[in-house]
Context: one part of a larger RNA
This record gives sequence, C1' cells and structure tokens, in this order.
RNA sequence: CCGUGGCUAAGGAACUAGGCAAAUUAACCCCGUAACUUCGGGAGAAGGGGUACCCAUAGCAAUAUGGGUCGCAGAGAAAUGGCGGUGGCGACUGUUUAACAAAAACACAGGGCUUUGCAAAAACGAAAGUUGAAGUAUAAGGCCUGACACCUGCCCGGUGCUGGAAGGUUAAGAGGAGAGGUCAUCGCAAGAGAAGCUUUGAAUCGAAGCCCCAGUAAACGGCGGCCGUAACUAUAACGGUCCUAAGGUAGCGAAAUUCCUUGUCGGGUAAGUUCCGACCUGCACGAAUGGUGUAACGAUCUCCGCUCUGUCUCAGCCACGAGCUCG
Repeated sequence: CCGUGGCUAAGGAACUAGGCAAAUUAACCCCGUAACUUCGGGAGAAGGGGUACCCAUAGCAAUAUGGGUCGCAGAGAAAUGGCGGUGGCGACUGUUUAACAAAAACACAGGGCUUUGCAAAAACGAAAGUUGAAGUAUAAGGCCUGACACCUGCCCGGUGCUGGAAGGUUAAGAGGAGAGGUCAUCGCAAGAGAAGCUUUGAAUCGAAGCCCCAGUAAACGGCGGCCGUAACUAUAACGGUCCUAAGGUAGCGAAAUUCCUUGUCGGGUAAGUUCCGACCUGCACGAAUGGUGUAACGAUCUCCGCUCUGUCUCAGCCACGAGCUCG
C1' cells in the first nucleotide's frame, strides 16, 4: 500500500450520474391501520406495546391474570421485511439476448379482420404419403391489437384484396389471302410457269391478365394553404378564395413525442436544465402501426420525504490474508 471483515466522537447524503455500497428494519403475540379500489384488495399499510426466571390463582392442559427476582440487554446467539408519497411504461403470473442488455421488448387472457364445407384451408414432400385431426365453422389456419372501463371519427383518388363482365388489348393454337425457291411445260430469247415439295405469311377467330366498372380502411395507407373581419388593444365565433380522395373528430399535449427550450405560470428547495400541476405557439400526438384513463402487480424507469448509517466532512484504530524486508 492492497483485499476481506469489525468498531468509531460530532454531524447525518454535505458523497455521488444515482443513497452505489453499507447501515437501519426483522421472529412470534396483542392493539391499530389512510387515500384509492375492479370491493378481492391496498395491508405485515403506517404506527404502538409485549417476550426471561420464581410463586400464587383459574384450567386436564396449552395458557391467562396477579405478585415478586436479576441483568446494559429476556425473539439475550444464528437465521429472519426498512418505510412512505408522486409520476411514466407495461394490466397481471410468465418469457428473453447460455457467456456485457431481464426491459417499456416477447407472450398473455380478451377484441377484430380474413381464409377454410372436409379428400377443408394451410404446411412438409418431384411422389407416395403425413401434419392439420382420429378435429368439422362454438372448428382449424393467417394477420393485427393486447386485462378492464369509456371509446375507436373522416378519406376507396393511389396500392392491395374481393366481385363484375359489355367494350378495348392479347399468347399458344386455329386460319390461310398473298409472296419467294425449285421445275414438267411454253418461248428464238428475255421471260412466263401447272402439280408436287419447300420457305414464308395478311385478314379473321382466340382464355386469364391488364385497361375498364363497382365494393372494401380493426386492408397498406392518408387526414391542407392564403387573406380579411367584433365599439381600446389583442384574438377571431364569422366571411372570401385556391387546392384535395378527404382535410385530424373525441381525447391527450414542452409528452419515452417540443427543434427554438432551462418555453411561461404555479408547487416543492436557501438555491431545482430533473420532478409534479397547469397553459397550448402539437418544428413533427391522435384513435386496434389503437386513443384516453385505471385498482392490483414490477430485481422496471423518474422525482421527493422519514428512519438509518464511515457515502461524505476526514479520517483513525483493530483482526486476518497477500504484497514488502530479512532468511
């Protein structure tokens, strides 16, 4: 000097990113226990008191009551909850990155859309076959949301899906007008040229799809701008105009979302970029990519308080083990 333990005057978080670590609390019995609440909880809430031994009384006894005794200390050691308040997220128990992440991520019960009539859809497999299922729409598959409560607005123009079939387009195929090569023949030659074979080939017919016509957003998604206006000012219920498929409804809002920003006001502190409550100017919330609340729950995250402490002011001492010195 380091590690692991133990103790510490006065103070008690002044430490620190942060009470990290440590300390506190602790068992059993009795009293007592708030907001809120889904009436189950919250709750061991919180907060108090008791606990050894001897005698007597009651009792079968456990034990209870009364009296007394001792110690600093009676759950005499060990083991054995610290508590409260506010908010965010996720309802909950659960699951996860074996070996840097346990969470607000995944799952979940519940909700919705959609496919599937059974030799089901879907999936594995060149196939046979198998799973689905020895099930049958109160079933099975896919996708999204995620208890519960109150709700879930507008847009079908684009993309997707579903339905439609009049018209347009259209493959193979059908079709075969016409054209070329060859040459029997004709011709003095130039050339013409039947049949056959062969190389091509126009019109016309021709499915789905696409175009087209509808529907559909708990399908993918989207949900405006400018100007003016009220008897102070300010603001604009109101009006005008342009554009759009439609212009963001309820609710929430400087938010896990707010750039400017430590926004402004209030609370808490002597002092608060965090926190809580408001405001709304939402750079760039918003309704199952769910919106807003919510008791209970959480080795979750944020802020505050009480208790407690060597975290600190500021260090000291002790024990053990390393290191170090000598050997």
This is a predicted structure of a 327-nucleotide part of an RNA (large-subunit ribosomal RNA, domain IV) from an activated sludge metagenome. The full RNA is in RNAcentral, with records from SILVA.